[in-house]
RNA sequence: CACCGAUAAAGGCAAACCUGUUGAAAGGCAGGGGCGCAAAGCCAUAGGGCCUAAUGCGAAAGCAAUGGCAGCCUGGCCGCCGAA
Numbered sequence: 001c002a003c004c005g006a007u008a009a010a011g012g013c014a015a016a017c018c019u020g021u022u023g024a025a026a027g028g029c030a031g032g033g034g035c036g037c038a039a040a041g042c043c044a045u046a047g048g049g050c051c052u053a054a055u056g057c058g059a060a061a062g063c064a065a066u067g068g069c070a071g072c073c074u075g076g077c078c079g080c081c082g083a084a
Base pairs, nucleotide, nucleotide: 004082005081012037013036017032018031019030020029021028022027035071041077042076043075046074047073048072049069050068051067055064056063057062
């Protein structure tokens, strides 16, 4: 340095659920909470997947992302610690 990841140390993040707020919704944000996480840090204009459908199309059923999810997978960028 690269891989790797301890019943190590110091710290970090925060699922469900509840409250408030925002949004058409999905979802986001803030507080509480703590299931878990060694990238649960960042990227959705890297690819796939998933959620939603204001709006558009449609007679209707429905379809479509331009809205989202990085705690779905792969990928990219950056990073703390150091036993085997």
This is a predicted structure of an 84-nucleotide RNA (c-di-GMP-I riboswitch aptamer) from a Clostridiaceae bacterium. Of the family's consensus pairs, 100% are formed in the model. The organism belongs to Clostridiaceae, within Bacteria. It was read from a public genome assembly, where an Rfam model found it. Model confidence (mean pLDDT): 91 of 100.